Transfer RNA from Anneissia japonica, 72 nucleotides, folded computationally.
The organism belongs to Anneissia, within Eukaryota.
Its Rfam family is "tRNA". Its family is annotated with triplet codon-amino acid adaptor activity in the Gene Ontology. By type it is a transfer RNA.
RNA sequence: GAUUCCGUAGUGUAGCGGUUAUCACAUCUGCCUAACACGCAGAAGGCCCCGGUUCGAGCCCGGCCGGAAUCA
Repeated sequence: GAUUCCGUAGUGUAGCGGUUAUCACAUCUGCCUAACACGCAGAAGGCCCCGGUUCGAGCCCGGCCGGAAUCA
């Protein structure tokens, strides 16, 4: 440099254009315990960025940025 793929809570991950964006771990609060751990209940926290299409975009299209693989 070329091609292909990926980008979603702190981490990993799901998500046929339409209701409140999913789950696990982690974090916080309460219960439990003499205490801790486990367990139970609850909470906070997220679609890389810019534009387009559409009544409506995490999803489709273009661009930017970042990352991975293969080839050179």